Source information:
The prediction has a mean pLDDT of 77. Bacterial RNase P class A from a Gemmatimonadota bacterium, 383 nucleotides, folded computationally.
RNA sequence: GCAGCAUGCGAGUGAGGGUCGCCGGUCGGCAGGUUUGCCUGCACGGCCGGAGGAAAGUCCGAGCUCCACAGGGCAGGGUGCCGGGUAACGCCCGGGCGGCGCGAGCCGACGGAAAGUGCCACAGAAAGCAAACCGCCGAUGGCUUCCUUCGGGGAGCACAGGCAAGGGUGAAAGGGUGCGGUAAGAGCGCACCGGGCUCCUGGUAACAGGGGUCGCAUGGCAAACCCCACCUGGAGCAAGGCCAAGCAGGGGCGACGGAGCUGCCCGCUCCAUUCGAGUCCCGGGUCGGCUGCAUGAGCGGCGUGGCGACACGCCGCCCAGAGAAAUGACACUCACCUGCCUUCGGGCAGGGACAGAACUCGGCUUAAUCGCAUGCGGCCCCU
Numbered sequence: 001g002c003a004g005c006a007u008g009c010g011a012g013u014g015a016g017g018g019u020c021g022c023c024g025g026u027c028g029g030c031a032g033g034u035u036u037g038c039c040u041g042c043a044c045g046g047c048c049g050g051a052g053g054a055a056a057g058u059c060c061g062a063g064c065u066c067c068a069c070a071g072g073g074c075a076g077g078g079u080g081c082c083g084g085g086u087a088a089c090g091c092c093c094g095g096g097c098g099g100c101g102c103g104a105g106c107c108g109a110c111g112g113a114a115a116g117u118g119c120c121a122c123a124g125a126a127a128g129c130a131a132a133c134c135g136c137c138g139a140u141g142g143c144u145u146c147c148u149u150c151g152g153g154g155a156g157c158a159c160a161g162g163c164a165a166g167g168g169u170g171a172a173a174g175g176g177u178g179c180g181g182u183a184a185g186a187g188c189g190c191a192c193c194g195g196g197c198u199c200c201u202g203g204u205a206a207c208a209g210g211g212g213u214c215g216c217a218u219g220g221c222a223a224a225c226c227c228c229a230c231c232u233g234g235a236g237c238a239a240g241g242c243c244a245a246g247c248a249g250g251g252g253c254g255a256c257g258g259a260g261c262u263g264c265c266c267g268c269u270c271c272a273u274u275c276g277a278g279u280c281c282c283g284g285g286u287c288g289g290c291u292g293c294a295u296g297a298g299c300g301g302c303g304u305g306g307c308g309a310c311a312c313g314c315c316g317c318c319c320a321g322a323g324a325a326a327u328g329a330c331a332c333u334c335a336c337c338u339g340c341c342u343u344c345g346g347g348c349a350g351g352g353a354c355a356g357a358a359c360u361c362g363g364c365u366u367a368a369u370c371g372c373a374u375g376c377g378g379c380c381c382c383u
Base pairs, nucleotide, nucleotide: 001379002378004376005375006374007373008372009371010370011369013335014334015333016332018330019329020328022050023049024048025047026046027045028044029042030041031040032039033038052354056365057364059363060362061361062360063359064236065235066234067233076232077231078230079229080228081095082094083093084092085091096110097108098107099106100105111227112226116225117224118221119220120219133167134166135163136162137161140160141159142157143156144155145154146153147152175193176192177191178190179189180188194216195214196213197212198211199210200209201208202207240291241290242289243288246286250282251281252280253276254275255274257271258270259269260268261267298317299316300315301314302313303312304311305310336351337350338349339348340347341346
């Protein structure tokens, strides 16, 4: 210098003020009400605060709320190497194993296939009690032929038969390479590699290394059923709580009335309708209002412990919260970057993307562009 990897951070490019607005809060002003504490309203003024790294998808995990719930089991759903972190997780950190990359590093639903069931398309002879298409062989039997000392021997064929080395099919064909061996072959024998069992060592563990032993003894698929281990109620802030107009309706009380006790009055019990108006009492719900609603698993700094995720301690800070919903617009100065022009002094133009809070957190995933910082590996050049 080039092309990379990982981690972290920022973002209308940064800093500075100016003008005009929008939302929320607070202080004041004005107006109204008042139980004189205060409450309500405002086209009024000052001050303070006002989107994101993903606010998104709503995919996981929680807080909070209501409903359900003795305990245990089954069913259903989820997770799945090991250890740790955490309120919790399917997240994160560290490690193991496997794969990819020269490397820094990256990726992995990564428990069990000798419990059982099922499946393995197409191709292929054969896909799970293995099998033999091309091929190889001629040991053994058979046939033909030659020789013969008549015991047999040689040559040929490939009918029976032997084989699985090579070819071919396939994602996958019953370990791999080599030597020996053989008629040809074959763990048939041996060496190394791989594998099973077992022991030892290291490690918390996953696992790794080594020794012995076994010629190898059961191919793949569990994001197929299944088995094993662990976890697991449902609905969501339109949750839920409080206050509560008008109208309609309900209950109670009272008045008028009827029936019964008893012929009458009082009283009591029952029944039906109407009425209560200077407004009888009560509760439910609707419109609406308040709350939930931001002091929280909060943010920043420093220290300590830890490889790390993270934990603990001290100090400091308060940081949008409304209602279908505000967070905007305009120029200016300086700096930076990019492009064009240049008389080399500078001048002109521009400042990307994805996107936008709605109860709140922790994650993941997805979208998309520019820049900065730190660490690391590779290649080339120069000294």
The sequence was found by an Rfam model in a public genome assembly.
NCBI's taxonomy places the organism under Bacteria, Pseudomonadati, Gemmatimonadota.